[in-house]
RNA sequence: ACGCGACAAGGGCAAACCCGGCGAAAGCCGGCGACGCAAAGCUACGAGGCUACCGCGCGCGUGCAGCAGACGCCGCCAAGCCAGUCGGGCCGCCGAA
Numbered sequence: 001a002c003g004c005g006a007c008a009a010g011g012g013c014a015a016a017c018c019c020g021g022c023g024a025a026a027g028c029c030g031g032c033g034a035c036g037c038a039a040a041g042c043u044a045c046g047a048g049g050c051u052a053c054c055g056c057g058c059g060c061g062u063g064c065a066g067c068a069g070a071c072g073c074c075g076c077c078a079a080g081c082c083a084g085u086c087g088g089g090c091c092g093c094c095g096a097a
Stems, first nucleotide, its partner, number of pairs: 004095002012037002018031005035084001041090003045087003048082003055076003059073004
């Protein structure tokens, strides 16, 4: 140095719930709090997953004499989101077997 990860040492991070804020949402930020984590440090490059504001649909419903508009529902849609889903890349404390 690399590999590896102990009932070692010093420590670190912080799930869910709840509170406040941002966001259409997924989710994110802060506080509390610890389920856990040897990278639960960073990174959206690959895979996978989540949401769907906007948009699309000779879709369905309400409505109307009828059509349209409008509203509601359903389906599709990522350049949004998740790295504590997995993999990859980068950086990294300690030092037993």
Annotation
c-di-GMP-I riboswitch aptamer from a Gemmatimonadaceae bacterium, 97 nucleotides, folded computationally. The sequence was found by an Rfam model in a public genome assembly. Model confidence (mean pLDDT): 86 of 100. Lineage of the source: Bacteria > Pseudomonadati > Gemmatimonadia > Gemmatimonadales > Gemmatimonadaceae.